[in-house]
Molecule: c-di-AMP riboswitch aptamer (ydaO/yuaA leader)
Organism: Actinorhabdospora filicis
RNA sequence: CGGUGGUCACCGCCGAAUCGCCCUCGGGCGAACCGGGGACCCACCGAUCCCCUUGGGGCGAAUCCGCGUCCGCGCGGUAGGGCGACCUCUAGGCCCGAGCCCGUCAGCUAACCCGGUAGGCGGUCGGCUAGAGAGGCGAA
Numbered sequence: 001c002g003g004u005g006g007u008c009a010c011c012g013c014c015g016a017a018u019c020g021c022c023c024u025c026g027g028g029c030g031a032a033c034c035g036g037g038g039a040c041c042c043a044c045c046g047a048u049c050c051c052c053u054u055g056g057g058g059c060g061a062a063u064c065c066g067c068g069u070c071c072g073c074g075c076g077g078u079a080g081g082g083c084g085a086c087c088u089c090u091a092g093g094c095c096c097g098a099g100c101c102c103g104u105c106a107g108c109u110a111a112c113c114c115g116g117u118a119g120g121c122g123g124u125c126g127g128c129u130a131g132a133g134a135g136g137c138g139a140a
Stems, first nucleotide, its partner, number of pairs: 009124006018031005032117006042107001055105001056102004064077005080096004087133006
């Protein structure tokens, strides 16, 4: 001098996953945000024949298609989603396009009932870039 790792602080990103109070420090309560179940109505349900036996559902942007496969997965695309100062639109650029859960059961759904508040990353005056719109605040 450079690189790598850890810790603290601060600033951010994905996500509902933040804040406040109490506490016997195990945990609990509330607000806010998020998710599920759950009526009327509506929807679904309906005749014959053949084949199969592999149900159905939820969270999430994360579905679907083609090719290949050592059947583990790989490649390409795609519905959809994300990218720093409230928000929206447009253009370009860079990324994601996973995973998990319920357990034979659930359409919508007022009242009502039940849950979650995790995890993972980047940066150290930089931020994806540019334009437009709407709106708000402050000063005079």